[in-house]
């Protein structure tokens, strides 16, 4: 400058931290609707594209390899097409959370560096 990703950007101040706001995510939360599940048992549940399957070593744990639901690939932006490239992980609550208006309430991290073509819409010189 960009790319994934909610994870930017503004003000102030006792300034290298801390405080507020805007904005972008998450989650909890009524009527009413919807559930045959619910008390330690196959417990349930969040986030995230990240699930489900086969095979094989190990033998609850793990590792690996084919595949797949999805998912992402900048040079204005979005859609959307044809090929090519990757990912298909990890984590959290902690017995308990359908949806859900009011209300509450949390988060702003991490991690990289470009793929080539057609079409359509818009914007800007």
């Nucleotide at each position: 400058c960009g790319c994934c990703u909610u994870a930017u950007c503004c003000u102030g101040c006792u300034u290298u931290g801390c405080a507020g706001g805007a904005g972008c995510g998450g989650g909890g939360g009524a009527c009413c609707c919807g559930u045959a599940a619910a008390u330690u048992g196959u417990g349930g549940g969040g986030c995230g594209a990240a699930u489900c399957g086969c095979c094989g070593g190990a033998c609850a744990u793990c590792c690996g390899g084919c595949g797949u639901a999805g998912g992402g690939c900048a040079a204005c932006c979005u859609c959307u097409u044809c090929g090519g490239c990757c990912c298909g992980a990890g984590c959290c609550c902690g017995u308990c959370a359908g949806c859900u208006a009011a209300c509450c309430u949390c988060g702003c991290a991490g991690g990289c560096g470009u793929c080539g073509g057609g079409g359509a819409g818009g914007g800007u010189a």
Molecule: c-di-AMP riboswitch aptamer (ydaO/yuaA leader)
Organism: soil metagenome